Predicted 3D model of RNase P RNA and transfer RNA as a complex of 456 nucleotides. Model confidence (mean pLDDT): 75 of 100.
RNA sequence: AUGGCAGACUGGAUGGCCGCUGUACUCUGUAAGGGGGUAUAGAGGAAAGUCCGGGCUUCGCAGGACAUGGCGCCGGGUAACGCCCGGAGGCACCGUAAAGGUGUUAUAGCUAGUGCCACAGAAAAUAGACCGCCGCUGGUGCUUUGGUUUAUCGGUUUCCGGUGGAUCGGAUUUGCCGGCGGUAAGGGUGAAAAGGUGAGGUAAGAGCUCACCGCUCGGCUGGUAACAGUCGGGGCACGGUAAACCUCGCCAGAAGCAAGGCCGAGCAGCAGUUGGGUUGUCCGCCCUAUACUGCGGGUAGGCUGCUAGAGCGCAUUGGCAACAAUGCUGCCGAGAUAGAUGGUCAUCCAAGACAGAACCCGGCUUAUAGGUCUGCCAUUUUU
RNA sequence: GCCGCUGUAGCUCAGUCGGUAGAGCAGGGGACUGAAAAUCCCCGUGUCAACAGUUCAAUUCUGUUCGGCGGCA
Numbered sequence: 001a002u003g004g005c006a007g008a009c010u011g012g013a014u015g016g017c018c019g020c021u022g023u024a025c026u027c028u029g030u031a032a033g034g035g036g037g038u039a040u041a042g043a044g045g046a047a048a049g050u051c052c053g054g055g056c057u058u059c060g061c062a063g064g065a066c067a068u069g070g071c072g073c074c075g076g077g078u079a080a081c082g083c084c085c086g087g088a089g090g091c092a093c094c095g096u097a098a099a100g101g102u103g104u105u106a107u108a109g110c111u112a113g114u115g116c117c118a119c120a121g122a123a124a125a126u127a128g129a130c131c132g133c134c135g136c137u138g139g140u141g142c143u144u145u146g147g148u149u150u151a152u153c154g155g156u157u158u159c160c161g162g163u164g165g166a167u168c169g170g171a172u173u174u175g176c177c178g179g180c181g182g183u184a185a186g187g188g189u190g191a192a193a194a195g196g197u198g199a200g201g202u203a204a205g206a207g208c209u210c211a212c213c214g215c216u217c218g219g220c221u222g223g224u225a226a227c228a229g230u231c232g233g234g235g236c237a238c239g240g241u242a243a244a245c246c247u248c249g250c251c252a253g254a255a256g257c258a259a260g261g262c263c264g265a266g267c268a269g270c271a272g273u274u275g276g277g278u279u280g281u282c283c284g285c286c287c288u289a290u291a292c293u294g295c296g297g298g299u300a301g302g303c304u305g306c307u308a309g310a311g312c313g314c315a316u317u318g319g320c321a322a323c324a325a326u327g328c329u330g331c332c333g334a335g336a337u338a339g340a341u342g343g344u345c346a347u348c349c350a351a352g353a354c355a356g357a358a359c360c361c362g363g364c365u366u367a368u369a370g371g372u373c374u375g376c377c378a379u380u381u382u383u
Numbered sequence: 384g385c386c387g388c389u390g391u392a393g394c395u396c397a398g399u400c401g402g403u404a405g406a407g408c409a410g411g412g413g414a415c416u417g418a419a420a421a422u423c424c425c426c427g428u429g430u431c432a433a434c435a436g437u438u439c440a441a442u443u444c445u446g447u448u449c450g451g452c453g454g455c456a
Base pairs, nucleotide, nucleotide: 001379002378003377004376005375006374007373008372009371010370012348013347014346015345016344017343018342020042021041022040023039024038025037026036027035028034044354048365049364051363052362053361054360055359056256057255058254059253068252069251070250071249072248073087074086075085076084077083088107089105090104091103092102093101094100108247109246113245114244115241116240117239130187131186132183133182134181135180136179137178138177139176140175141174143171144170145169146168147167148166149165150164151163152162153161154160155159195213196212197211198210199209200208214236215234216233217232218231219230220229221228222227260304261303262302263301269295270294271293272292273291274289275287276286277285278284311331312330313328314327315326316325317324318323349352384455385454386453387452388451389450390449393408394407395406396405402439410426411425412424413423414422432448433447434446435445436444
């Protein structure tokens, strides 16, 4: 210098003109609502998704439990969290290996119970016996051997020997066909085959025995703890799956600013006065209408909730860190309600991505052109 | 703005406490007919909205994203 990875920051600038919303001051006007002028402020890192957590508000509520939902290694942070920080274990990668490093992880409990494990395979969780291996045993073939008998040949001829056949037994090795049993080493199937490797042992095998590793139980040491190390016992019982039901522990009352509070026209309705009818009159009853007075739930509409806050920055102190405490004549000001934050011109540069508040805040997730800085790695060049 | 529901074949819908997904209509081919319709026989069809994770295995379970629909003044 180039490229890559990780993290942090940034997310066009300046000015003119015309508009929009709020606030302050001011001028003016109306029955009321108004109108004008000046000044000033006016979107984000995600304002998004609405996935978590909280504030706030209303309803409910003595208190508790169940149901339902969520979370789940340990410690810490926090208003709280499923977030953040630190650590432990597992997994992956780098490394010959060890040591170590980097990344990642919804990581309590399947020796509480229940369920599921397709296909293939002999057998899939109370294991199992297809091939193979081994023992005993039945039949049979070959081999070998003995007896009996027979045919034939030879000889030294009442006998002996050779060859062949038939038949009855024996032996050991072995082939084939079975039967009973042992075995879990090997083969094959599968995602997974009932601890792994080695040695001994055995008929063959097997935690059957032993060593190491793993597992598990107990003790000791270190650590706040998760856990690690170590010693001893057990001799394998205990496959996987809880983002299966479930068990254990912890958390959660419900709804959400269209929550909620205040004011409140016109109209309906109610009451009273007035008027008319009925009757000779009054009371009473009935009626329509005008006018007036009072009440009037809710609606339109207005006000409020509403924006300075678990806020930001800097410094000091504590802490590995997240973060907290203290200090500062330190910094800041959208709040609309059919919903403003825009348009245009000029100049500059690296030529501007994703994208627009709607009660507020802390997180997470998702989208995002370009630029700056830091760290690490690789390559090349120079010294 | 707040709160819910939903996404499976061209259309309308099943399915599932995980084991490779169907029905009706539509479409294509054949039979019947002189030719059609109706009828009968046969057939294909899916990235189960997308991306990750859990698992031996995901349409199904979990998370995130995208699209559609509804309620509240």
It holds a member of the Rfam family "Bacterial RNase P class A". Rfam classes the family as a ribozyme.